[in-house]
Overview:
Small-subunit ribosomal RNA, 3' major domain from a metagenome, 483 nucleotides, folded computationally. Its Rfam family is "Bacterial small subunit ribosomal RNA". Its family is annotated with ribosome and structural constituent of ribosome in the Gene Ontology.
Context: one part of a larger RNA
RNA sequence: UGACGGGGGCCCGCACAAGCGGAGGAGCAUGUGGCUCAAUUCGAUGCUACGCGAAGAACCUUACCAGGGCUUGACAUGUAGCUGCAAGCCUUCCGAAAGGAAGGCCGCCUUCGAGGGUGCUACACAGGUGCUGCAUGGCUGUCGUCAGUUCGUGCCGUGAGGUGUUGGGUUAAGUCCCGCAACGAACGCAACCCCUAUGUUUAGUUGCCACCGCCGAUGAUGAGUCGGCGAGCACUCUAAACAGACUGCCCGUACAAGCGGGAGGAAGGUGGGGAUGACGUCAGUCAGUAUGGCCCUUACGCCCUGGGCUGCACACGUGCUACAAUGGUCGGUACAGAAGGAAGCUAAGCCGCGAGGUAGAGCAAAUCCUAUAAAACCGGCCCCAGUUCGGAUUGAAGGCUGCAACUCGCCUUCAUGAAGUUGGAUUCGCUAGUAAUGGCGCAUCAGCUACGGCGCCGUGAAUACGUUCCCGGGCCUUGUACA
Repeated sequence: UGACGGGGGCCCGCACAAGCGGAGGAGCAUGUGGCUCAAUUCGAUGCUACGCGAAGAACCUUACCAGGGCUUGACAUGUAGCUGCAAGCCUUCCGAAAGGAAGGCCGCCUUCGAGGGUGCUACACAGGUGCUGCAUGGCUGUCGUCAGUUCGUGCCGUGAGGUGUUGGGUUAAGUCCCGCAACGAACGCAACCCCUAUGUUUAGUUGCCACCGCCGAUGAUGAGUCGGCGAGCACUCUAAACAGACUGCCCGUACAAGCGGGAGGAAGGUGGGGAUGACGUCAGUCAGUAUGGCCCUUACGCCCUGGGCUGCACACGUGCUACAAUGGUCGGUACAGAAGGAAGCUAAGCCGCGAGGUAGAGCAAAUCCUAUAAAACCGGCCCCAGUUCGGAUUGAAGGCUGCAACUCGCCUUCAUGAAGUUGGAUUCGCUAGUAAUGGCGCAUCAGCUACGGCGCCGUGAAUACGUUCCCGGGCCUUGUACA
């Protein structure tokens, strides 16, 4: 100087407490361990592995296994030689295919130099998801969006080093103020960036429809209502610019920084959210790519068929669905946002109980389509039961994608109707448009094991006395036989 302490002081955080909803019990989905296997490819392993790499394992992917094949090779560059000169196409045979064998057809450009190109042979080489993340780059997780980490000069100390950065206040903050042998500065903090909450201006199609005009339907040839067209840009909206919030104003308090309250305001003290991660610690990735070293070279490379990654006495993690009446079911009826669309989204109509089929309008999209949001609301039934709860499992019949759904896809209908009556010890998330709850969209993608991930909007709470305790962290101080 650090590190550590079941030492002390101060402070913070959904850390505890106060609440709300879960997990741990059941069924299923998914990941992992274990076991099994010819193979169940590899990696990730306390927090910081386990719905993780994987934003899609039937073949492919695929790295694993069995079998069949190839050896300058599936791919790149170069040299030399050969070449009926392209490549290629067709047929036959062996074969699961890959591959191999045989036969036939067509037979390149040219500046005429055998130049380019193709194929074959030979050689340099290719190739390796083989090993080492404890040789590395890059990237990432974590401490932690915690408030820290340092430097120059000066001063102090023999020196390691200290000071500054400590102290008194204050803050979300090494934020700011005051003081001080320190004075300044850098990386962090904050601000600058994006979205959102209010307003103004500009613009008005594909958006909007208040006023006005016209037409049609209904109505009584009326009033009114509904639909369409015109006109219009008021409003909504869209998308650009600007304004707005700064403790600016007032009161109290304080030396100051600031703090408490108030006014005005759409918004008030960082308004809400995001992006942004200092010096470093520990960790992950050679399988994303790059890369040193080592290793393989008729194989540890390459191609193909089939299988496996989906295997099941079991154990754990993460989720979904429930156990019901704040519910289930039937009928009616209302209101979104964001996103995607051309080998695409696919409407109306018709067929089918349905998945779906047919049909093909429109749309490279504020125009058309996906596309009826669902919970909610109104009414009927159920009457507390293993039930009109729950839906696993199984049988049958179908649909779709795709060469192909046996291993091993999803969906529909009918039948079947299991466990489950709120879950031990323990444990997780969350402080507001949050939790909880309801649906919708997208990426990957032929299809899909999505209940996952990433977004969007609807409905919409409870609680926080407080900091004694648990966990993590910051600053000061103290002890130490530790470095």
Description
The RNAcentral record of the full RNA draws on SILVA.